This is a predicted structure of a 101-nucleotide RNA (SAM riboswitch aptamer (S box leader)) from an uncultured Chloroflexota bacterium. The coordinates come from a structure-prediction model, not an experiment, and the mean pLDDT is 83. It matches the Rfam family "SAM riboswitch aptamer (S box leader)". From the family's description: The SAM riboswitch is found upstream of a number of genes which code for proteins involved in methionine or cysteine biosynthesis in Gram-positive bacteria.
[in-house]
RNA sequence: CUCUUAUCCAGAGCGGUUGAGAGAACGGCUCGAUGAAACCGCGGCAACCCCCAAGGCGUUGGGAAGGUGCCAAGUCCGGCAGUGUAUCUGGAAGAUGAGAG
Numbered sequence: 001c002u003c004u005u006a007u008c009c010a011g012a013g014c015g016g017u018u019g020a021g022a023g024a025a026c027g028g029c030u031c032g033a034u035g036a037a038a039c040c041g042c043g044g045c046a047a048c049c050c051c052c053a054a055g056g057c058g059u060u061g062g063g064a065a066g067g068u069g070c071c072a073a074g075u076c077c078g079g080c081a082g083u084g085u086a087u088c089u090g091g092a093a094g095a096u097g098a099g100a101g
Base pairs, nucleotide, nucleotide: 001101002100003099004098005097006096007095008094013042014041015040016039017038021031022030023029026078027077028076043071044070045069048067049066050063051062052061053060054059075093080090081089082088
């Protein structure tokens, strides 16, 4: 990087360095000198992998040492389809995990 598959209406931030961008891209809208992004330290959330127990494979309950992930806004909202708007549902795209190449 590609493929398969599961999840994405919940949850969780302070300090230091630094100094202008950031929220994937596009269009919006928003966050930002009362400090963006990045990096470092500490803390936390969650429970995909993992561990324990029960069972009948799917499953259910519990745990958090380890590997990831995450800690503004529903994946911040939208686009495409059902439908003319709204809304809703689904899809696309994206993110994360696990597995494969």